[in-house]
RNA sequence: GCGGGUGUAGUUCAGUAGCAGAACACCUCCCUUCCAGGGAGGAGACGUGAGUGCGAUUCUUGCCGCCCGCU
Numbered sequence: 001g002c003g004g005g006u007g008u009a010g011u012u013c014a015g016u017a018g019c020a021g022a023a024c025a026c027c028u029c030c031c032u033u034c035c036a037g038g039g040a041g042g043a044g045a046c047g048u049g050a051g052u053g054c055g056a057u058u059c060u061u062g063c064c065g066c067c068c069g070c071u
Stems, first nucleotide, its partner, number of pairs: 001070007010024004018054001026042006047063005
């Protein structure tokens, strides 16, 4: 330099156009003398710009980051 893949919560992953979910972690409360463990509740995310479309996390695309391959 070229090609391919990928980017969603602190972490690991779902979600293929119509109000974004789970697990673990975090915070509060309850059981427990405390720890561990269990229960109830809560906060927290679509890399970024543009396009299409009534509507975009989703489709197209520029850029950026990461991974793989070729040279």
The RNA shown here (transfer RNA) has 71 nucleotides and comes from Intrasporangium calvum DSM 43043. The coordinates come from a structure-prediction model, not an experiment, and the mean pLDDT is 84. Rfam family: tRNA. It is annotated as a transfer RNA. It is recorded under the gene name tRNA-Gly-TCC-2-1. The RNAcentral record of the sequence draws on GtRNAdb and Rfam.